Record summary:
This is a predicted structure of a 100-nucleotide RNA (SAM riboswitch aptamer (S box leader)) from a marine eukaryotic metagenome. The coordinates come from a structure-prediction model, not an experiment, and the mean pLDDT is 78. RNAcentral holds the sequence, with entries from MGnify. The model forms 93% of the base pairs in the Rfam consensus.

RNA sequence: UUAUCAAGAAAGGUGGAGGGAAACGGCCCUUUGAAACCUUAGCAACCCCCUUUAUUGGGUAGGUGCUAAUUCCAGAUUGCAUAAUUUUGCAUCAAGAUAA
Numbered sequence: 001u002u003a004u005c006a007a008g009a010a011a012g013g014u015g016g017a018g019g020g021a022a023a024c025g026g027c028c029c030u031u032u033g034a035a036a037c038c039u040u041a042g043c044a045a046c047c048c049c050c051u052u053u054a055u056u057g058g059g060u061a062g063g064u065g066c067u068a069a070u071u072c073c074a075g076a077u078u079g080c081a082u083a084a085u086u087u088u089g090c091a092u093c094a095a096g097a098u099a100a
Stems, first nucleotide, its partner, number of pairs: 001100005010040005018029003025073002041067003046063002048059003071095001075093002078091004
C1' cells in the first nucleotide's frame, strides 16, 4: 500500500489467577481452573498447487493465521434515513487484527 473481518473450527498435559488488543465504561469468561507454554486434532483458504475465456471451479502436502460471544459492545466537529431533541439503522472514516 492492497484485500478481508455477521461464517467456520477443541481436547489433553504443565501451570495456578487472571482474561476478553491499550485507557475509561458496559457486558461477559474464569478455581467445574484464567494467562502462558507444549502435544494432538480441527477450521479457513491469504500465499501455494491444479483448472478455466474469466474475477471460474477445485485441492490442502507446505508458509502464515485462527479454533466463547460481530473485531463481544463502544470512537467521529462526517453523510443519509428514522425518530423527535436525542433514539435507532445504514454508509463512510478512524482504531485494531490477519495476509500478501